[in-house]
Parts: sequence; C1' cells; structure tokens
RNA sequence: GGGAUUAUAGCUUAGUUGGUAGAGCAUCUGUUUUGCAUGUAGAAGGUCAGGAGUUCAAAUCUCCUUAAUUCCA
Repeated sequence: GGGAUUAUAGCUUAGUUGGUAGAGCAUCUGUUUUGCAUGUAGAAGGUCAGGAGUUCAAAUCUCCUUAAUUCCA
C1' cells in the first nucleotide's frame, strides 16, 4: 500500500429481507431475614463508532472517515 471482518446499555451480546432496540450479569428501590447473603417484584441505564446520502421511515441499504483484529505484499 491492497483485501476481509468487527464497532449496539457499565461488561458479554441478540436484533432474519428497512417499520418506534431486547436479553444475561452488574447497579438502584421494594419485599423476604434479628442482620447479611440467596430468592422474588420493579426501575434506571442506548444520539446503535463518527459524518453524509437514499427513503414516508435506517442499527439494518450506499459513500467517506476513525479504531481494533486478520490476510497478502
């Protein structure tokens, strides 16, 4: 220098051919206990890496950029 893959909640990740983004763990609150842990009910937490475009509508399609991993030279 060229090619490929990946980027979503604090962490690990799902999201099928475009239609209002979910789970587990962790955190907080209530409850259970003499108290803690466990169990149980609930809540909060996301500009979907950044920018632009297409579309009535984009995590998803197109282009550019950034970062990580990997292959070739």

Predicted 3D model of a 73-nucleotide RNA (transfer RNA) from Imasa heleensis. Its Rfam family is "tRNA". Rfam links the family to the GO term triplet codon-amino acid adaptor activity. It is annotated as a transfer RNA. NCBI's taxonomy places the organism under Eukaryota, Malawimonadea, Malawimonadida, Imasidae, Imasa. The coordinates come from a structure-prediction model, not an experiment, and the mean pLDDT is 82.